[in-house]
RNA sequence: AGAGCAGGCUGGACAGCCGCGUAAAUCAUGAGAUUUAUGAGGAAAGUCCGAGCUCCACAGGGCGGGAUAACGGCUAACGGCCGCCGAGGGCGACCUUAGGGAAAGUGCAACAGAGAUAUACCGCCGGAAUUUUUCCGGCAAGGGUGGAAAGGUGAGGUAAGAGCUCACCGGCACACGGGAGACCGCGUGGCCCUGCAAACCCUAUCCGGUGCAACACCGACAGGGAACUAUACGCCUGCCCGGCGUGUUUCCGACGGGUGGCUUGAGCCGUGGGGCAACCUGCGGCCCAGAUAGAUGGCUGUCUAUAACAGAACUCGGCUUACAGGCCUGCUCUAACU
Numbered sequence: 001a002g003a004g005c006a007g008g009c010u011g012g013a014c015a016g017c018c019g020c021g022u023a024a025a026u027c028a029u030g031a032g033a034u035u036u037a038u039g040a041g042g043a044a045a046g047u048c049c050g051a052g053c054u055c056c057a058c059a060g061g062g063c064g065g066g067a068u069a070a071c072g073g074c075u076a077a078c079g080g081c082c083g084c085c086g087a088g089g090g091c092g093a094c095c096u097u098a099g100g101g102a103a104a105g106u107g108c109a110a111c112a113g114a115g116a117u118a119u120a121c122c123g124c125c126g127g128a129a130u131u132u133u134u135c136c137g138g139c140a141a142g143g144g145u146g147g148a149a150a151g152g153u154g155a156g157g158u159a160a161g162a163g164c165u166c167a168c169c170g171g172c173a174c175a176c177g178g179g180a181g182a183c184c185g186c187g188u189g190g191c192c193c194u195g196c197a198a199a200c201c202c203u204a205u206c207c208g209g210u211g212c213a214a215c216a217c218c219g220a221c222a223g224g225g226a227a228c229u230a231u232a233c234g235c236c237u238g239c240c241c242g243g244c245g246u247g248u249u250u251c252c253g254a255c256g257g258g259u260g261g262c263u264u265g266a267g268c269c270g271u272g273g274g275g276c277a278a279c280c281u282g283c284g285g286c287c288c289a290g291a292u293a294g295a296u297g298g299c300u301g302u303c304u305a306u307a308a309c310a311g312a313a314c315u316c317g318g319c320u321u322a323c324a325g326g327c328c329u330g331c332u333c334u335a336a337c338u
Stems, first nucleotide, its partner, number of pairs: 001334010012303007020039008041309001045320002048318005053211001055209002060241004065207005071083004085099001086097004100202002105200002107196003121143002123139007151169006170191001172189003176185003215260004223252006232246005267286008
């Protein structure tokens, strides 16, 4: 100097004039005025997970259904996060992870090919003969087909070959050592061992349903018809058992307004301690939207580049997706110089 990897911050500022939402105080009684404070995000998006909260209810049993899956930790919990192991990719910093079981069983591997745990098409070797072809025997090393021919490479050996033997690898079993553990190292043995479970399945663990349009209270209104009716209907519940309740269902019509829930939170900031980290904990400080046709906008001037993605609607922890550009930190590789 260039090319990369991982993480983080930001994503307009200042001044003036006018205009918005909420809360508090004061004044007015009046539908209001003034002052102070405060007022959209890192994803508010998706609605994919998990919860807080609400009601069902007395939260029972079974089946079905769904989710997760190496090891250890964090968390209210999670399918999340952190660390670490294995496998794969990359020169590397790093990235991905479909990570229990193929010896419980079933199933699939089309086509091609001799043959997909099976086999001899071409071929190699030996023998015989009617000798340029045929037959018999041995082989699975070479060739071909295929995504994949069932341990791999090399050497020896053999009639030709083959883990037949050996060396180095590969997987398996056992012993020893290290580690909390997944696992790793080393030694011995022997050569059984195709892939797919993100195929059905088996194993282990977990899961009630509904959702703030939940739910509660107040107010207004207007009722009418039909069917069934305790041998019925409804709820727990997707189904069965069991249990609970008393009318249930449906059609037409009217009404559909207000208040609460509603923002003090598994909250944020600073700092000390513990921990590799996620995170936990002590102390101190702060209050930071609660709308309901839905609020933060318009104009002017200056500066700057920053011009992006994009607006809460009960709340929070995650994941996923979108994002022009600017800035910062650490690490890797390459080249040159000293």